[in-house]
Parts: sequence; structure tokens; C1' cells
RNA sequence: CCGCGACAAAAGCAAACCAUCCGCAAGGAUGGGACGCAAAGCCAUGGAUCCUACUCCCCAGGAUCGCCAGGCUACCGAA
Repeated sequence: CCGCGACAAAAGCAAACCAUCCGCAAGGAUGGGACGCAAAGCCAUGGAUCCUACUCCCCAGGAUCGCCAGGCUACCGAA
């Protein structure tokens, strides 16, 4: 350095749910709260799922990276 991930140490994130706010919705923000997470850090690039006032569909637009893959970056160090 690569790989790997301890019943190690230190640090970190935060599901459901609740309150307030935003959004047509999926969903999001903040605070509380912890089910979990070794990338549960970042990017909607491919797939997947979900939503849409107008709309049967198509088209188009959107949401989820805590669904999978890919890309970029990163703490610690036993076997």
C1' cells in the first nucleotide's frame, strides 16, 4: 500500500414513532428518539421501487444512495 473487519479503542450516523414546518404526492427540513449501520459519507450514472396537480396510456417531471450495482472520498488497526 492492497485486502480484511475484533465481543478492541476513539469518534460518527440515526429506522420506526412524536412535534412543528414545506410539498398535489412520493417525500423532505428541524428538534426529540434509537431499529440498525464499517462507508447508513457524497454523486440519481445503470437497474429497482414509489409519486404526480394536467393526464387512460404514452410523453414529461419528481422521490428514495438506510434497495442493488457503479464512481469519488474517508477514521481506526487485532487476526